A computed fold for a 74-nucleotide RNA from a Candidatus Hodarchaeales archaeon, annotated as transfer RNA. Its Rfam family is "tRNA". Rfam describes the family as follows. Transfer RNA (tRNA) molecules are approximately 80 nucleotides in length. NCBI's taxonomy places the organism under Archaea, Promethearchaeati, Candidatus Hodarchaeota, Candidatus Hodarchaeia, Candidatus Hodarchaeales. RNAcentral holds the sequence, with entries from ENA.
[in-house]
RNA sequence: GCCGGCGUAGCUCAGCACGGUAGAGCAAGUGGCUGUUAACCACUGGGUCAAGAGUUCAAAUCUCUUCGCCGGCG
Numbered sequence: 001g002c003c004g005g006c007g008u009a010g011c012u013c014a015g016c017a018c019g020g021u022a023g024a025g026c027a028a029g030u031g032g033c034u035g036u037u038a039a040c041c042a043c044u045g046g047g048u049c050a051a052g053a054g055u056u057c058a059a060a061u062c063u064c065u066u067c068g069c070c071g072g073c074g
Stems, first nucleotide, its partner, number of pairs: 001073007010026004020057001028044005050066005
C1' cells in the first nucleotide's frame, strides 16, 4: 500500500440479511425479606448505536468518507 471483519448501556453481547417504539444477561441504585451480611423477590435509572455526510416520510440497519481495534496479502 491492497483486502476483509469488528465498533450498540459500566461489562459481555443480541438486534443489521428484509429500514418502522433501542434490548437481554451481569453490574449499579431503591424497597421488601433477614438479628446482620449474603442469597432471594419486586421495582428504577443508565445509550450522540465510533465520528461526519448522503438517500429516505422514517437509518443502529442502506451508501460514501474518516478514526480505532483485529486478521490476511504484498